[in-house]
RNA sequence: GACAAUGGCAAACCCGUCGCGAGACGGGGACGCAAAGCCGCGGGUCAGGCCAGGACGCCUGACGGCCGGGCUACCGAA
Numbered sequence: 001g002a003c004a005a006u007g008g009c010a011a012a013c014c015c016g017u018c019g020c021g022a023g024a025c026g027g028g029g030a031c032g033c034a035a036a037g038c039c040g041c042g043g044g045u046c047a048g049g050c051c052a053g054g055a056c057g058c059c060u061g062a063c064g065g066c067c068g069g070g071c072u073a074c075c076g077a078a
Base pairs, nucleotide, nucleotide: 001075008033009032013028014027015026016025017024018023031065037071038070039069041068042067043066044063045062046061047060048059049058050057
């Protein structure tokens, strides 16, 4: 970070499997992404539990394509 090049990833939705759930994985599919690569550190959101209802709080977990942080990386004009 350019109407450049080479490639990459893959939202919603659909099918299958797994999970109490948030969701995950595989296949199809592309809304987008210059770190939409990795970590899961701070915040956030969500689920389950403590808990019969609600608030606060705590515990465990999910997302991380919500924001910030750390680490690493392809190409390259002016």